[in-house]
c-di-GMP-I riboswitch aptamer from a Desulfobacteraceae bacterium, 89 nucleotides, folded computationally. Rfam family: c-di-GMP-I riboswitch aptamer. Gene Ontology term of the family: cyclic-di-GMP binding. The prediction has a mean pLDDT of 85. NCBI's taxonomy places the organism under Bacteria, Pseudomonadati, Desulfobacteria, Desulfobacterales, Desulfobacteraceae.

RNA sequence: GCUCGAAAAAGGCAAAUCAUCCCGAAAGGGUGAGGCGCAAAGCCACUGGCCUACUUCCUGAUAUAGGAUAUGGCAGCAGGGUUGCCGAG
Numbered sequence: 001g002c003u004c005g006a007a008a009a010a011g012g013c014a015a016a017u018c019a020u021c022c023c024g025a026a027a028g029g030g031u032g033a034g035g036c037g038c039a040a041a042g043c044c045a046c047u048g049g050c051c052u053a054c055u056u057c058c059u060g061a062u063a064u065a066g067g068a069u070a071u072g073g074c075a076g077c078a079g080g081g082u083u084g085c086c087g088a089g
Stems, first nucleotide, its partner, number of pairs: 002089004012038002017033004022029002036076001042082003046079003049074003056068004
């Protein structure tokens, strides 16, 4: 350096849920508690996928209606890129 692994050691992250007088139209994010789990559950929205629909368009007028649509979001959906602790080969 490459590949593989997570038994050990040192550590790391933090699901659901709860709180929030924080951001957001929402999805979701932030902060605190919490700990399901994770060998990259570190970072990146490039590809596919999924979530939301402010704006916009269409239908309709029972309407606080329905449908379509990311420029919004999810990295703990998969792939990909990139950085990295320990150990084995």
The sequence was found by an Rfam model in a public genome assembly.